Model confidence (mean pLDDT): 77 of 100. This is a predicted structure of a 97-nucleotide RNA (c-di-GMP-I riboswitch aptamer) from Candidatus Manganitrophus noduliformans. Its Rfam family is "c-di-GMP-I riboswitch aptamer". Rfam's curators write: GEMM was predicted in a large-scale screen for bacterial structured RNA regulatory elements. The source organism's lineage runs through Bacteria, Nitrospirota, Candidatus Troglogloeales, Candidatus Manganitrophaceae and Candidatus Manganitrophus.
RNA sequence: CUCCGAUAAUAGCACCCCUGACCGAAAGGCAGGCCCGCAAAGUCAUUGGCCUACGUCUUGCCCAAGAAAGCAAGAUAUGGCAUGAAGGACCGCCGAA
Repeated sequence: CUCCGAUAAUAGCACCCCUGACCGAAAGGCAGGCCCGCAAAGUCAUUGGCCUACGUCUUGCCCAAGAAAGCAAGAUAUGGCAUGAAGGACCGCCGAA
C1' cells in the first nucleotide's frame, strides 16, 4: 500500500412507526422523536429500475354541429426515489486476525 473487517476504539447514519398551523398538484421533501439495522446505510444521478402526472398531447363523452369549458381514459418527466434491490463514478475513519 492492497485485500480484509473484530464481541477493539472514536465518530457517524437511521428501516418501520409517530408528530407537524412546514414545502409540493402528486410522488416526495424538510424538521423533530424513536432505533430494525448498517464498515460505506458517505456523495453523485450519465446505465438500468421504480414512483408520481400540475402541465401538455391523443381519444371518447357532453353539443344539432364546430369550438371553448367540463368529465373520463390513455400517453408523457421537465418532477421525484437512491441501493435498506443490480451496476458505474468519486471520496473516506480505525487497524485485531